[in-house]
Molecule: c-di-GMP-I riboswitch aptamer
Organism: Thermoanaerobaculia bacterium
Order: sequence, then C1' cells, then structure tokens
RNA sequence: UACCGACAAAGGCAAACCUGUCGAAAGGCAGGGACGCAAAGCUACGGGUCCUCGCUUCCUCCGCGACGGAAUCCCGCCACGAAGGACCCAAGACCGCCGAGCUGCCGAG
Repeated sequence: UACCGACAAAGGCAAACCUGUCGAAAGGCAGGGACGCAAAGCUACGGGUCCUCGCUUCCUCCGCGACGGAAUCCCGCCACGAAGGACCCAAGACCGCCGAGCUGCCGAG
C1' cells in the first nucleotide's frame, strides 16, 4: 500500500415513532429517540422503488343543450360544465434498495 473485517481500541452515523417546519405529495430539515450500520460518508451516473401540483388519453356518474328513433316514458349519439377513477409523458423524491464513482478511522489476520 492492497485485500480483508477482529468477543480489539478511539470514535461516528441514526430506523421506526413523537414534536415543529417546508412541500400538492413522495419526501427533506431541526430537536427528541435507537432498529440497526465497517462506509448507514458524499455523488441521482446506471438499474429499481415511490409521489402526482402539471400534461395526454380513456372510463364512470350528475347537470344542461342539440339531433335521431319512439305517441309519452325511454333509448342512442354529440357538445359543454362539475365530481371521481385509471393510463401515458414529464418533472420531483429515495444513496438505510442494488450496482458504480470519489473519499475516510483502526490494523488482529
């Protein structure tokens, strides 16, 4: 120095949850708190996962108007408005999901 990770030493980080705060959300930040972590240090580079303020398309339902069938009820179709659901794209998030890059304490072996 490299590999590697000790019933070693000095330390470090901080899951869930709670409080506050930012955000449409995922989630971030701060305090408390420890499930754990040899990179649970940093980087959204590749994969993956997550969210939906925006965008695309479709569906359901309600209201309203036109047209057609029909004696009325009713049925079909188109347009507009409101609400809900699903999909696509984009943007965003996650490094404690995996890989990759960079950096780092110790030195049993």